[in-house]
RNA sequence: GCUGGUGUAGCUCAGUUGGUAGAGCAUCUGCCUUGUAAGCAGGGGGUCACGGGUUCAACUCCCGUCACCAGCUCCA
Numbered sequence: 001g002c003u004g005g006u007g008u009a010g011c012u013c014a015g016u017u018g019g020u021a022g023a024g025c026a027u028c029u030g031c032c033u034u035g036u037a038a039g040c041a042g043g044g045g046g047u048c049a050c051g052g053g054u055u056c057a058a059c060u061c062c063c064g065u066c067a068c069c070a071g072c073u074c075c076a
Stems, first nucleotide, its partner, number of pairs: 001072007010025004019056001027043005049065005
């Protein structure tokens, strides 16, 4: 340099034909307990990597950029 893949909550990951962004764990509050763990109930937390385009409407389609992973190639 080329090809392919990945990027969504603090972490690990879903997200169907383009039509209201979610789960588990974690965190916070309350209940329970002598107390802790466990358990129960509830709350908060999002620039869907970044920029642009198409569309009435984009996490989703298209183009470019960045980061990471894998393979290939060139030079030394």

Background
This is a predicted structure of a 76-nucleotide RNA (transfer RNA) from an uncultured Myxococcales bacterium. Rfam family: tRNA. Rfam's curators write: Transfer RNA (tRNA) molecules are approximately 80 nucleotides in length. The sequence was found in a public genome assembly.